Description: Bacterial RNase P class A from a Bacillota bacterium, 348 nucleotides, folded computationally. Taxonomically the source falls in Bacillota (Bacteria, Bacillati). Its mean pLDDT, the model's own confidence on a scale to 100, is 79.
RNA sequence: CAAGCAGGCCGGAUGGCCGCGGGCCGGCGCUGCCGGCCUGAGGAAAGUCCGAGCUCCACAGGGCAGGGUGCUGGGUAAUGCCCAGUAAGGGUGACCUCAAGGAAAGUGCCACAGAAAUCAAACCGCCGGGGGGUAAUCCGCCGGUAAGGGUGAAACGGUGCGGUAAGAGCGCACCAGCGGUCAGGUGACUGGCCGGCUAGGCAAACCCCACCCGGAGCAAGACCAAAUAGGAGGGAGACAGAGUGGCCCGCUCUUCCCUCGGGUGUGGUCGCUCGAGGCGCAGGGUAACUUGCGUCCCAGAUAGAUGGCCAUCCUCGACAGAACUCGGCUUACAGGCCUGGUUGCUCU
Repeated sequence: CAAGCAGGCCGGAUGGCCGCGGGCCGGCGCUGCCGGCCUGAGGAAAGUCCGAGCUCCACAGGGCAGGGUGCUGGGUAAUGCCCAGUAAGGGUGACCUCAAGGAAAGUGCCACAGAAAUCAAACCGCCGGGGGGUAAUCCGCCGGUAAGGGUGAAACGGUGCGGUAAGAGCGCACCAGCGGUCAGGUGACUGGCCGGCUAGGCAAACCCCACCCGGAGCAAGACCAAAUAGGAGGGAGACAGAGUGGCCCGCUCUUCCCUCGGGUGUGGUCGCUCGAGGCGCAGGGUAACUUGCGUCCCAGAUAGAUGGCCAUCCUCGACAGAACUCGGCUUACAGGCCUGGUUGCUCU
């Protein structure tokens, strides 16, 4: 200097004039107006994919079915999230990915090609024996073989050497796998030694195992005001009916269902923002995070608030607007800045 990796931050600014939402205070001619102070969209507010807080069913337990997660340890209110490790894979590397439990509990699938795709197999071949034939590198029979070739995603371990009639873990060396044992580690797992030579793949197939799980949702729900018909008929009915996913048991209550008809189909208040909150300092921890102390209040709209004009600067402005709240994940993003690693080139 270039390229690449991981993490973090900003994402328009300043001044003037006018105009908006909320809160508090004061005044007035008081269901409105005036004035002062404070405050007012995001890193994703998006997606609605997860987890919770909160509200109701409801006083709400147990089980089955069903659903979710899936290496180990830790964090958290909790999670399918985060941190740190381990295995496998990718990359020269910093690092990244990970649908990462079990195939020896059972069932199932592996098309086509190929001789053969699980308790297998011989298409072309190789070797031995012997027969026919004038003879041949010819024909066919018996036995051995799976090293070579072919098919395929995958062919009953791989490479090499020896050995053999020809071959083969038949033997040996190294490697992978499996089993045993010792050591390290909380653990996943790792390493050493020994052994017999070798028991495919798929569970993002059904399934098995371990752990977790009531449901519905702020349009939840509570209250006030207004209006009407506490109506008519039928059915079940205590050995019954109803009760917020399905079924069973338990529990609670005493009514429930259908048809016709009537009123409203509206308004207002609360929920609604003090939070698993923000910031600073100190301690613990590799980290995620956590403990203590101090300090601050920072949107609550409801036909839905932050806009318009002028001037200057400048990186010339991207993705994009809260609607109960919070913790995550995922997706989108012009441009600019910071920190720590890696590789290459050049110079010293």